The RNA shown here (transfer RNA) has 76 nucleotides and comes from Bifidobacterium saguini DSM 23967. The organism belongs to Bifidobacterium saguini, within Bacteria. It matches the Rfam family "tRNA". It is annotated as a transfer RNA.

RNA sequence: GGGUUCGUAGCUCAGUGGAUAGAGCGUCUGUCUCCGGAACAGAAGGUCGAGGGUUCGAACCCCUUCGAGCCCACUA
Numbered sequence: 001g002g003g004u005u006c007g008u009a010g011c012u013c014a015g016u017g018g019a020u021a022g023a024g025c026g027u028c029u030g031u032c033u034c035c036g037g038a039a040c041a042g043a044a045g046g047u048c049g050a051g052g053g054u055u056c057g058a059a060c061c062c063c064u065u066c067g068a069g070c071c072c073a074c075u076a
Stems, first nucleotide, its partner, number of pairs: 001072007010025004018056001027043005049065005
């Protein structure tokens, strides 16, 4: 340099055009308990890596760009 996969909550991930974007773990609060844990109930937490485009509508499709993994090529 070329190809390819990926980037979504603090972490691991789902969601591949349609209404207010979700789960598990974690965090916080409450119930319970002598206290803690467990269990149960609830809450907070996201401009979906960034910018632009297509569309009535984009996390999803297209372009550019940033970052990470893998393969190939080049140099030494």